[in-house]
RNA sequence: GUGAGAGGGAGCUGAUCGCGGCUUCACGGCUGAGGAAAGUCCGGGCUCCGCAGGGCAGGGUGCCAGGUAACACCUGGGCGCGUAAGGCGACGGCAAGUGCAACAGAAAGCAGACCGCCAGAGGGGGCUACCUCUCUGGUAAGGGUGAAACGGUGCGGUAAGAGCGCACCAGUGCUCGUGGUAACACGGGCAGCUAGGUAAACCCCACCCGGAGCAAGGUCCGAUAGGGAGAGAGAGCUUGCCCGGCUCGCUAACAUCUCCGGGUUGACCGCUUGAGGCGUCUGGCGACAGGCGUCCUAGAUAGAUGAUCAGCCCCCGCAAGGGGACAGAACCCGGCUUACCCCUCUCCCGCCA
RNA sequence: UGGGGUGUCGUCUAAUGGUAGGACAGCGGAUUUUGGUUCCGUAUGUCGGGGUUCGAGUCCCUGCACCCCAGCCA
Numbered sequence: 001g002u003g004a005g006a007g008g009g010a011g012c013u014g015a016u017c018g019c020g021g022c023u024u025c026a027c028g029g030c031u032g033a034g035g036a037a038a039g040u041c042c043g044g045g046c047u048c049c050g051c052a053g054g055g056c057a058g059g060g061u062g063c064c065a066g067g068u069a070a071c072a073c074c075u076g077g078g079c080g081c082g083u084a085a086g087g088c089g090a091c092g093g094c095a096a097g098u099g100c101a102a103c104a105g106a107a108a109g110c111a112g113a114c115c116g117c118c119a120g121a122g123g124g125g126g127c128u129a130c131c132u133c134u135c136u137g138g139u140a141a142g143g144g145u146g147a148a149a150c151g152g153u154g155c156g157g158u159a160a161g162a163g164c165g166c167a168c169c170a171g172u173g174c175u176c177g178u179g180g181u182a183a184c185a186c187g188g189g190c191a192g193c194u195a196g197g198u199a200a201a202c203c204c205c206a207c208c209c210g211g212a213g214c215a216a217g218g219u220c221c222g223a224u225a226g227g228g229a230g231a232g233a234g235a236g237c238u239u240g241c242c243c244g245g246c247u248c249g250c251u252a253a254c255a256u257c258u259c260c261g262g263g264u265u266g267a268c269c270g271c272u273u274g275a276g277g278c279g280u281c282u283g284g285c286g287a288c289a290g291g292c293g294u295c296c297u298a299g300a301u302a303g304a305u306g307a308u309c310a311g312c313c314c315c316c317g318c319a320a321g322g323g324g325a326c327a328g329a330a331c332c333c334g335g336c337u338u339a340c341c342c343c344u345c346u347c348c349c350g351c352c353a
Numbered sequence: 354u355g356g357g358g359u360g361u362c363g364u365c366u367a368a369u370g371g372u373a374g375g376a377c378a379g380c381g382g383a384u385u386u387u388g389g390u391u392c393c394g395u396a397u398g399u400c401g402g403g404g405u406u407c408g409a410g411u412c413c414c415u416g417c418a419c420c421c422c423a424g425c426c427a
Stems, first nucleotide, its partner, number of pairs: 001349001003347007011312007019032005034326001038337002041335005046213004053243004058209005063077005078091001079089003092204002097202002099198002114143002116139010151169006170194002172191008217269004227260005234248004262426003276295008313324004354423007363377004371407001379395005400416005
């Protein structure tokens, strides 16, 4: 100089005025936003849905092992990428099937002959050597196109060539052994096997998933009108379909649905003590789990948590002075992601001495 | 607060993963004495960022903006 990681803070004190909650007869006292309260992207608790069973469809996840209430999260490990610290990875399967690949190019999928190379036949030129044209065939070594052209190097081989044969290297598959719970790693043998890309294409495999959401749901004052019209033998319930199951109802309309109206914009519960925080011990590499001790830390309902002044702190500036980010709980937790100011520590790589 | 949806020229709309097209509006020109009409030409766009892929408006992730729906009758 550059890069990577971990941890911490989120201004403090006083005065005056003001707001929400609890408490007090009253004066007064105590208490009052976040690391993301955010996006609502995942996962749960809780509540209700006529208890949630099977099949199909649909959605999600996707190396291995563990943690957890659960997860798409976290921890540890494997593999790949990175010089490294370290970080990131939708990281099962395209040697199951089907599909797709514009343009360019001769050919784009068990490929392909445009140029080139080689052989044969025929013609032309030339004294010969040889040159050239046409046709037929062989050839994937070379050129050129492309994101991608069917392993690489060498020797042999051949008319020219080619895993056609061989040696070495790279990869793959099968198999055996060793280590590991496993993913996987290492080693031996066999097979010329060389199998392209794409599954954030259909799909296959494994595992998981009922729906709705605190405007859930429950209790209770008061007002109006629980009013009118239509459809109606079936209607509804577990996202969709089928089976099964269940609930209400079955014509004098009081099931249900649609439309038009009326009243009200209420009170209380749910509501904050919870997979809770902090300290310590034990087990574990760790995520985490268990034991003990201790603490109680917003609960509003259109939404309180604020304003002014003074002093101090940090940054910029000679000074005067200016600035202190992102952002505001709404049933509650665990994560992820995004926004954002500052401080401290550790480590890697490079350069100079 | 909860749930659902949509973002393509200035506006309205197309586009199997393969050159982003059309209409109106704008600008320039022609026609006309001038304006209009008509004709010709022209500029302009996939909400931002990242990923998968040879290639993304389209598929995936993430952010942003906008729109719609939902109270109760105790």